[in-house]
RNA sequence: GCCCCCAUAGUUUAACGGAUAGAGCACGGGUUUCCUAAACCUGGGAUGAAGGUUCAAUUCCUUCUGGGGGCA
Numbered sequence: 001g002c003c004c005c006c007a008u009a010g011u012u013u014a015a016c017g018g019a020u021a022g023a024g025c026a027c028g029g030g031u032u033u034c035c036u037a038a039a040c041c042u043g044g045g046a047u048g049a050a051g052g053u054u055c056a057a058u059u060c061c062u063u064c065u066g067g068g069g070g071c072a
Base pairs, nucleotide, nucleotide: 001071002070003069004068005067006066007065010025011024012023013022018055027043028042029041030040031039048064049063050062051061052060
């Protein structure tokens, strides 16, 4: 330098172009307990950035950023 893949919550991850973006763990609150843990109930929190297509974009297209891999 060229090519390919990936990017969603603190973390691990779902989502034929159309549902309030859904779950596990973690975290906050509550019940229970002498206390802690466990169990049960409940709550908050996410689409890497900027454009484009579309009635509608996490999804499709372009560029950029970051990460991984291959060739030279």
Model confidence (mean pLDDT): 81 of 100. This is a predicted structure of a 72-nucleotide RNA (transfer RNA) from Candidatus Wildermuthbacteria bacterium GWA2_46_15. Rfam family: tRNA. Gene Ontology term of the family: triplet codon-amino acid adaptor activity. Rfam classes the family as a transfer RNA. The RNAcentral record of the sequence draws on ENA.